[in-house]
Context: one part of a larger RNA
RNA sequence: UUGGGUUUAAAGGGAACGUACGCCGGAGAUUAAUCGUGUGGUGAAAUGUACACGCUCAACGUCUGCACUGCAUAGCGAACUGGUCUCCUUGAAUACUCACAAAGUGGGCGGAAUUCGUGGUGUAGCGGUGAAAUGCUUAGAUAUCAGAAGGAGUCCGAUUGCGAAGCAAGCUCAGUGGAGCGCAAUGACGCUGAAGCUAGAAAGUGCGGGUAUCGGACAGGAUUAGAUACACUGCUAGUCCGCACGGUAAACGAUGGAUGCCCGCUGAUGGUCUGAAUAGGUCAGCGACCAAGCGAAAGCAUUAAGCAUCCCAUCUGGGGAGUACGCCGGCAACGGUGAAACUC
Repeated sequence: UUGGGUUUAAAGGGAACGUACGCCGGAGAUUAAUCGUGUGGUGAAAUGUACACGCUCAACGUCUGCACUGCAUAGCGAACUGGUCUCCUUGAAUACUCACAAAGUGGGCGGAAUUCGUGGUGUAGCGGUGAAAUGCUUAGAUAUCAGAAGGAGUCCGAUUGCGAAGCAAGCUCAGUGGAGCGCAAUGACGCUGAAGCUAGAAAGUGCGGGUAUCGGACAGGAUUAGAUACACUGCUAGUCCGCACGGUAAACGAUGGAUGCCCGCUGAUGGUCUGAAUAGGUCAGCGACCAAGCGAAAGCAUUAAGCAUCCCAUCUGGGGAGUACGCCGGCAACGGUGAAACUC
């Protein structure tokens, strides 16, 4: 490389957009590059092969035929692939109507709780645990009332809804993006996507702010044979905001994207239709169970892991190793790419 694979055995890129490449709906006409077909030309000899013949046989040699599956030209055909032209509407995108959502961004507002080196009341303990101690407290704590600050969003709240993924939940305002139903017009304008580019949890980094809570590191008191832990008391980075960087996660549905086809039953979300509705139909998304089929099984099963097509990514025994070296990126931390010897 071929083949065979990629939920769980090795293997789907963490996600989107998108260049090249690859692939691409229905009808008619045309062309004949591709494709098919037969004839003629050419395809040196040797070699190959079939008979015959010559060395006593054979190897070997000689003769004749075939083959030489190739190449170019001209002719014919037109189903497929390709080119050109005309048309179509179901793919695609667009306008409009209706309704939808924790989608993103920037303002404003509100209540509970926590804490307080702030003030009032008030007096002897508070706190914590399996039990304690460290800790706080007559310099007035805990409790209670007022005030201040910062951060987070209780109930509703769910096999709920939204978003490409990461994620996203108090209320409200502004402007932004989005899928959905319905209905028009355009008429294949499409799918995928190496490079590239964009966004990307938490922790981390730089600068500036903020610092209520919690809290790695650290300290103390316990426990214990020990206790560099679990549980306790404190507390620094951090947790929050702004601007940059970094670019990874069990970034998971461990399941790439797109399109078509294929039994049912049941719940719930959004739209829409029906003589009104506690019902039924239909489209789109979200769940549970199951038939055929698939699967090593577990299981999946119209949201496929079924039946097919297209494109990308990726695997090829375990360890060594996601290591070394080199290169690229980064302030660093580190990230990306990524071996071999050896060994079983």
The prediction has a mean pLDDT of 87.
This is a predicted structure of a 344-nucleotide part of an RNA (small-subunit ribosomal RNA, central domain) from an uncultured bacterium.
The full RNA is in RNAcentral, with records from Greengenes.